[in-house]
RNA sequence: UAGUUAUUGUAGCCGAGAUUUGUGCGUAAUUGCACAAAUACGGGGGACCCAAAUUUUGGGGCUAAUUUCCCGUUAGUGGAAAAGGGCACUUUCAAGCCCUCGCCCGUCAGCUAACCUCGUAGGCUUUUGAAAGGGCAAUG
Numbered sequence: 001u002a003g004u005u006a007u008u009g010u011a012g013c014c015g016a017g018a019u020u021u022g023u024g025c026g027u028a029a030u031u032g033c034a035c036a037a038a039u040a041c042g043g044g045g046g047a048c049c050c051a052a053a054u055u056u057u058g059g060g061g062c063u064a065a066u067u068u069c070c071c072g073u074u075a076g077u078g079g080a081a082a083a084g085g086g087c088a089c090u091u092u093c094a095a096g097c098c099c100u101c102g103c104c105c106g107u108c109a110g111c112u113a114a115c116c117u118c119g120u121a122g123g124c125u126u127u128u129g130a131a132a133g134g135g136c137a138a139u140g
Stems, first nucleotide, its partner, number of pairs: 005140006012124003018039008040120006050110001058108001059105004066082005083100005089133007
């Protein structure tokens, strides 16, 4: 130094929404701001083939954020069920607790290779138990 093994401790989250480089501004200097590009991640459009027809009852897309029923209503609001999503390294099982918003295109889009094109926000702190696996650190 590397490998194996044993023990102990440990990790911010949801979301695609991050990193790097260059130029300019600004600063005592960093942090920072703007623009451009690259990589990475995510979305949309878009052939043959295949599939499907049903176009105001408009239709479609992003997102977990849909459907059905009841009461009631100007609109809402409230409740239940199914389905979907989150709970802190990952997966499975069990119980428990929460969420089911919002936005966009504009009469138009099935899938879809090549190709074209768009985004890189926002919000918030965290339940328990069992099993398996993996990363980092310390010690032997």
Molecule: c-di-AMP riboswitch aptamer (ydaO/yuaA leader)
Organism: Phycisphaerales bacterium